RNA sequence: CUUGAAUCCGGGGAUGGGGUCCCCCUCGAACCGCCUUUCAGGCUGAUGACUCCUGCCGGUCC
Repeated sequence: CUUGAAUCCGGGGAUGGGGUCCCCCUCGAACCGCCUUUCAGGCUGAUGACUCCUGCCGGUCC
């Protein structure tokens, strides 16, 4: 100096925050939604999953 492995720390999983669990990555990375006739038009969702809060949308009652 190069390569591999392990450990620790850290980061990420289509828009905010908390908790739990799962998965991925090692700064050269994980990740950066889907469909179509791809110029342009259309669609779902604040989750990776569960749950709570906030925001947004729809309905009902006072």
A computed fold for a 62-nucleotide RNA from a Pseudomonadota bacterium, annotated as Fluoride riboswitch aptamer (crcB RNA motif).
Model confidence (mean pLDDT): 78 of 100.
Its Rfam family is "Fluoride riboswitch aptamer (crcB RNA motif)". On this family, see Zhao et al., Nat Chem Biol 2017: "An excited state underlies gene regulation of a transcriptional riboswitch". Gene Ontology terms of the family: response to fluoride and positive regulation of gene expression.
The organism belongs to Pseudomonadota, within Bacteria.